A computed fold for a 187-nucleotide RNA from Anaerobacillus alkaliphilus, annotated as Lysine riboswitch aptamer. Its Rfam family is "Lysine riboswitch aptamer". A reference for the family is Rodionov et al. (2003), "Regulation of lysine biosynthesis and transport genes in bacteria: yet another RNA riboswitch?", Nucleic Acids Res. Taxonomically the source falls in Anaerobacillus (Bacteria, Bacilli, Caryophanales, Bacillaceae).
RNA sequence: AGGUGAGGUAGAGGCGCAAAACUUAUCAGUAGAUUGCUUGAGGAUGACAACUGUGAAGGCUUUUGAAAGGAAGUUUUGCCGAAGUGAUAAUGACUUUGUCAAAGGAAUUAUUGCUGGGGUGACAUUGAAGAAGUGUCGCACUGUCACAAUCUGUUUGCCCAAUAGAUUGUGGAGGACUACUAACCAA
Numbered sequence: 001a002g003g004u005g006a007g008g009u010a011g012a013g014g015c016g017c018a019a020a021a022c023u024u025a026u027c028a029g030u031a032g033a034u035u036g037c038u039u040g041a042g043g044a045u046g047a048c049a050a051c052u053g054u055g056a057a058g059g060c061u062u063u064u065g066a067a068a069g070g071a072a073g074u075u076u077u078g079c080c081g082a083a084g085u086g087a088u089a090a091u092g093a094c095u096u097u098g099u100c101a102a103a104g105g106a107a108u109u110a111u112u113g114c115u116g117g118g119g120u121g122a123c124a125u126u127g128a129a130g131a132a133g134u135g136u137c138g139c140a141c142u143g144u145c146a147c148a149a150u151c152u153g154u155u156u157g158c159c160c161a162a163u164a165g166a167u168u169g170u171g172g173a174g175g176a177c178u179a180c181u182a183a184c185c186a187a
Stems, first nucleotide, its partner, number of pairs: 002185003007181005014080001016079009032064002036060003042051001045101005083115009094104002116142002119139008144172012
């Protein structure tokens, strides 16, 4: 020179990922409240307390009438296992007039598994939803690396070989890939 490089730094994929704020539609003329009539003893999973024939819970009707979650757009911020998701464990807002218990459960943390990315179709699930999210499978697209073939350029007088790129095909996965580099090996 060169090699390794799960030690570090920087970077690329593109309808790229996530968060926050604002606006808008939807949620919905729904829930709730309320007027009148009707009905007639209870009302959430259970117990107790309170309320309740001065009318519980319902039905029709009058007037009024939301919100949360999710979605789209704009702006800003942080980024490229960005992020999403399954399992296990812990904590656990909240539900429902109060207390206790039971059940469900947002969210957070830790460990671990899977997914390169976006799109799209089917099925399932969440959801008010023909929106959207998530999971599985399929389809083509795209980025990256490897292998193979062909072509072009460079090194050389030519071939071979090496190397850079383009095209095509096949395959792999992000602990990856590209560049530089600590450290180590080494002529």
The coordinates come from a structure-prediction model, not an experiment, and the mean pLDDT is 79. The RNAcentral record of the sequence draws on Rfam.